[in-house]
Bacterial RNase P class A from a Steroidobacteraceae bacterium, 371 nucleotides, folded computationally.
Its Rfam family is "Bacterial RNase P class A". The family's RNA type in Rfam is ribozyme.
The source organism's lineage runs through Bacteria, Pseudomonadati, Pseudomonadota, Steroidobacterales and Steroidobacteraceae.
RNAcentral holds the sequence, with entries from ENA.

RNA sequence: AGAGUCGGCCGGACAGUCGCUGCGUCCCGCAAGGGGCGGGGAGGAAAGUCCGGGCUUCAUCGGGCAGGGUGCCAGGUAACGCCUGGGGGGCGUGAGCCCACGGAAAGUGCAACAGAGAGCAAACCGCCUAAGCGUGCGCAAGCACGCCGGCAAGGGUGAAAGGGUGCGGUAAGAGCGCACCGCGUCGGUGGCAACAUUCGACGGCACGGCAAACCCCACUCGAAGCAAGGCCAAAUAGGGAAGUAGCGGUGGCAACACUGCAGCGCGUGCCCGCGUGUGCUUCCGGGUAGGCCGCUGAAGGCGUCUGGUGACAGGCGCCGUAGAGGAAUGACUGUUCUCGACAGAACCCGGCUUAUAGGCCGACUCUCAAC
Numbered sequence: 001a002g003a004g005u006c007g008g009c010c011g012g013a014c015a016g017u018c019g020c021u022g023c024g025u026c027c028c029g030c031a032a033g034g035g036g037c038g039g040g041g042a043g044g045a046a047a048g049u050c051c052g053g054g055c056u057u058c059a060u061c062g063g064g065c066a067g068g069g070u071g072c073c074a075g076g077u078a079a080c081g082c083c084u085g086g087g088g089g090g091c092g093u094g095a096g097c098c099c100a101c102g103g104a105a106a107g108u109g110c111a112a113c114a115g116a117g118a119g120c121a122a123a124c125c126g127c128c129u130a131a132g133c134g135u136g137c138g139c140a141a142g143c144a145c146g147c148c149g150g151c152a153a154g155g156g157u158g159a160a161a162g163g164g165u166g167c168g169g170u171a172a173g174a175g176c177g178c179a180c181c182g183c184g185u186c187g188g189u190g191g192c193a194a195c196a197u198u199c200g201a202c203g204g205c206a207c208g209g210c211a212a213a214c215c216c217c218a219c220u221c222g223a224a225g226c227a228a229g230g231c232c233a234a235a236u237a238g239g240g241a242a243g244u245a246g247c248g249g250u251g252g253c254a255a256c257a258c259u260g261c262a263g264c265g266c267g268u269g270c271c272c273g274c275g276u277g278u279g280c281u282u283c284c285g286g287g288u289a290g291g292c293c294g295c296u297g298a299a300g301g302c303g304u305c306u307g308g309u310g311a312c313a314g315g316c317g318c319c320g321u322a323g324a325g326g327a328a329u330g331a332c333u334g335u336u337c338u339c340g341a342c343a344g345a346a347c348c349c350g351g352c353u354u355a356u357a358g359g360c361c362g363a364c365u366c367u368c369a370a371c
Stems, first nucleotide, its partner, number of pairs: 001367010012336007020041002023038006043342001047353002050351005055225004067221005072086005087101001088099004102216002107214002109210002124155002126151003132147006163181006182205001183203005188197003229293004239284006246261006263278005300319008337340001
């Protein structure tokens, strides 16, 4: 200098004017409300709603079945399917990255196409003809052909064809035998463990793949969600109790029911009229509209010290950081720069995933060059 890997951070800035929405305070107002001043007002993902937890209501002695989830080991955490460290496998020259990574000798099942054969292996091409049988030739030994067969070494198909190399062996072959490599089992050793092993013994290898197929094993999971849920509580709505009810009519022994007028309420600020509703008064409980709470101080952030490889934990100090509710967080102007991406809270928090213009910082790797 070039190419890369990992981690962290920012996400236009400043000023003015006019708004919107909470909070504090002061003033005006009986109240409703209005005004002044001060101060707060979206994100790293507020998103997807995919996991986990808090909180709330319901359910719940305990256990089992069914169903869901997770799945190498150890740790962290409120918890997790998250994170950290480690093991194993794969990729990369490397820094590093990726992996649902328990069980296939419990059982069931699946494997397109190709291929002769795809699961207690298979003879398409190929190799062999020792043994057995037949025929021919030959005096004979034997030779040739055929039948019956043998062979998984070579070719070919496939994602996958039952270890690899070599020597021996054989009719040809084959772990058939042997050496080395690989594999497996048991033991030893190291490690908390997963696992490793340059250690020892044994086994010719003892049947491949798929469990994000059923299944088995281990662990784990009650359900619904802030429209959860709690409190207050209007009326010409409606339930109950007690008391009380003007004049008249009808029914009934009565309680009472129905009905006309009057009275009262509403339309409507007042009077008349009209329309419409209704017994009246008090009390009790439910509860709609509406209001209040839940609501934001939280497993909180920042700094520092200590312990730990680390995730993280603990101590101390500082900060106080939206809380609306048909839903505010905006608009305009000016200056300036590298000309601005993805995107808008709705109970809260920890994660994961996805989107994201551009920029900054740190650590590390590889290549080339120079010293």